Model confidence (mean pLDDT): 83 of 100. The part of an RNA shown here (large-subunit ribosomal RNA, domain II) has 694 nucleotides and comes from a Pseudomonadota bacterium. Rfam family: Bacterial large subunit ribosomal RNA. Rfam links the family to the GO terms ribosome and structural constituent of ribosome.

Context: one part of a larger RNA
């Protein structure tokens, strides 16, 4: 991993409510006896519960008690419509393991020192080499203590190294030879040494040259059984069907935040009401959006006045510059400003439309982790799939088309069924259903080919629109020609002649011609330009706005962000016309669920309960509430089937919306099914479920 089978809301007691059933001012037994067709069933028991009365702390009094000095008030009760016992199913509580499954943990009794820790007690083991203390002799010297030398001697937690213990670093192994091994290397190796075999000391206890180390392969408290189904606000799972209705991620409080209570919000039953909603109209409520500066503050610029005397000129007087108030002007800012001031809101009142959508009460709930997207803000960097509010949409619990795919966008809300119809949103070359559709610009960048994907900046790209100037009395463009004198302006400068820089830009000749636009020269030269004049011959110049575009434009597997081919429109703007598209709407059918009528049936007339027709509204659904139902095993009754073949098993047909039912056939070989009625070890795909099989 798969098949199989087992595998989760139960069962007592009390208690509240719902629906039925018995008796009723009553009602019901318990234990026990007794009968009996004996897991039962009946009769007999009124002891005792609950109810008819209350009240008071009580004694006790009683339609009244209690306070109280009180006959005053107040509490409480009693009345008027007095109903209540028992039991049965079914919701829900509470106490119990209380849906099942899981803990680490705490306690108490035993079991453990054959592993390992310490110690006792008796035993045994340690190859070879080295080094050579004490201490003794001799012998030398010395008076003597003693020193020297040589010889002998053999100490020592001494030295090198095997056995034996040990693991130091490294390979290696790591579903291993192996729950710590094996290699190579490495420490000790006569000592605090190593070891055999007997003993002794443990669970808050023991041991321990200390490591919280070790106490039989996981010790900061062993193991093994009990208390014991410990508890688990936590993970995880919880098993048939069809039918109605349908949430929630909010608030307040919480040793409280991933849990609860209570409220909202949902469900189902009862109740009461012209209640709910929406839309107009009118009648009120406010201070946001804006706008505004009339309050409270900011913040520019001028004026005038008071004051002050810092700074500059002056011998002073003064004057210039300033500075602080005030005040006018003039143009502005504000969530904690406002002389104003909306749209939606909210409140009420009528009318319309809708038709129970609304309140109130009881019983059952889940929900308190919300996401996203527009819109107002708040915090952030006017960041963030960001984080906190408030208005709304989705999603969540919602499928269908459509953004290529793509929970929260966009269109639209799925009871079934159709080779039917019209649409939405998005679309109509072709992948791919539908216009290579009509008409008018625009784009030339594959710019683009629905939005979001670009910036500062920069250009004679092209369109449009407007001002303004010149122009047949000849514009602009080209082409011919002139483009000069004073003068080389003055000054600077080695130089400095229009043209390195400073200053002044005049005059004169003329149709014009700068004390010079721009190359150039060391400086000159030269060449060109404004500027003029012919020549030609109809437009040309400048600015401003604004469609669409170009430049600016760089990313990591391979174009790689039109979805792809591709496409000059099949691409952008205006218009116009048609078709495709969706579980939307419409058409025929069909099931059901409320309502409202009408009619049958059965109980007893009324009223239920059931069917059956009409006619009107519905039927997406997650937690979740609620209503019908299949099917399992057993019991009772009553009727059945079975060797002329049950039950199970395989396959088909064939009924029912579904759970699921019936046949027929085969297999198999002995039980088993219907109705009615009762009880549950009552349905599995999921729990690192369990057990067995493969």
């Nucleotide at each position: 991993g798969c098949c199989a089978a087992c595998g989760a809301g139960u069962u007592u007691a009390c208690u509240u409510c719902a629906u039925c059933u018995c008796c009723u001012a009553g009602u019901u037994c318990a234990a026990g006896u007794g009968c009996u067709u004996c897991u039962g069933g009946c009769a007999c028991u009124u002891a005792a519960g609950c109810g008819a009365a209350g009240u008071g702390a009580a004694a006790g009094c009683g339609a009244g008690g209690g306070u109280u000095a009180a006959u005053a008030g107040c509490c409480c009760a009693u009345u008027a419509u007095u109903a209540g016992g028992a039991g049965a199913u079914g919701g829900g509580g509470u106490a119990a393991g209380a849906c099942c499954c899981g803990a680490a943990g705490c306690c108490a009794a035993g079991c453990g020192a054959g592993c390992u820790u310490g110690c006792c007690a008796u035993g045994g083991c340690c190859a070879a080499g080295g080094u050579g203390a004490a201490c003794u002799c001799u012998g030398a010297c010395g008076a003597a203590a003693g020193u020297c030398a040589g010889a002998g001697g053999g100490a020592g937690g001494c030295c090198c190294g095997a056995a034996c213990c040990c693991g130091u670093g490294a390979g290696c192994c790591g579903u291993g030879c192996a729950a710590u091994a094996c290699u190579c290397u490495g420490g000790g190796a006569u000592g605090a040494g190593c070891u055999g075999u007997g003993g002794c000391a443990a669970g808050a206890a023991g041991u321990g040259a200390a490591c919280a180390g070790c106490u039989a392969a996981a010790c900061g408290a062993g193991c093994u059984u009990g208390g014991g189904a410990a508890u688990a606000g936590c993970u995880g799972g919880u098993u048939c069907u069809c039918c109605c209705c349908g949430a929630a991620a909010u608030a307040g409080c919480u040793u409280u935040a991933g849990g609860g209570c209570u409220a909202g919000c949902c469900u189902u039953c009862g109740u009461c009401a012209u209640u709910g909603u929406u839309u107009u109209u009118c009648a009120g409520u406010g201070g946001u959006a804006g706008a505004g500066c009339a309050c409270u503050g900011g913040a520019a610029a001028g004026a005038a006045u008071a004051u002050c005397g810092u700074g500059g000129a002056g011998u002073a007087a003064u004057c210039c510059a300033g500075a602080u108030a005030u005040u006018c002007u003039u143009a502005c800012c504000a969530a904690a400003c406002u002389c104003c001031g909306a749209a939606u809101g909210c409140u009420g009142a009528a009318a319309a439309a809708u038709u129970u959508a609304g309140g109130c009460g009881a019983a059952g709930a889940g929900u308190a982790a919300g996401a996203c997207u527009u819109u107002g803000g708040g915090c952030g960097c006017u960041a963030a799939g960001g984080u906190c509010c408030a208005a709304g949409g989705u999603c969540a619990a919602g499928a269908g088309g459509g953004a290529a795919a793509c929970a929260g966008c966009c269109c639209u809300g799925a009871u079934c069924u159709u080779a039917a119809u019209c649409u939405a949103a998005g679309g109509c070359c072709c992948c791919u259903a539908a216009a290579u559709u009509u008409g008018g610009g625009c784009u030339a960048a594959g710019u683009g080919u629905c939005a979001a994907u670009u910036a500062a900046g920069g250009a004679a790209g092209u369109g449009g629109a407007a001002u303004u100037c010149c122009g047949a009395a000849g514009a602009u463009a080209g082409c011919u020609a002139g483009g000069a004198g004073g003068u080389u302006a003055g000054c600077u400068u080695a130089g400095a002649a229009g043209c390195a820089g400073c200053u002044a830009u005049c005059c004169u000749u003329u149709a014009a011609a700068a004390a010079g636009u721009g190359c150039g020269u060391a400086a000159c030269a030269g060449c060109u330009u404004a500027c003029u004049a012919g020549c030609u011959a109809a437009g040309g110049a400048a600015u401003u706005c604004u469609g669409c575009g170009c430049c600016g434009a760089a990313g990591a597997u391979u174009u790689a962000u039109c979805g792809g081919g591709a496409c000059u429109a099949a691409g952008c703007c205006c218009a116009a016309u048609g078709c495709c598209g969706a579980a939307g709407a419409u058409a025929a059918g069909a099931c059901u669920u409320c309502a409202u009528g009408a009619g049958a049936u059965a109980a007893u007339u009324u009223u239920u309960a059931u069917c059956u027709c009409a006619u009107g509204a519905g039927g997406g659904g997650u937690a979740g509430g609620g209503g019908a139902g299949c099917g399992u095993u057993c019991u009772c009754a009553g009727c059945g089937c079975a060797g002329u073949g049950a039950a199970g098993u395989u396959a088909a047909a064939c009924c029912g919306u579904g759970a699921g039912g019936u046949u027929u056939a085969a297999u198999g070989g002995a039980g088993u099914g219907c109705u009615g009625a009762g009880a549950a070890g009552u349905g599995a795909g999921a729990a690192u479920g369990u057990u067995g099989g493969c």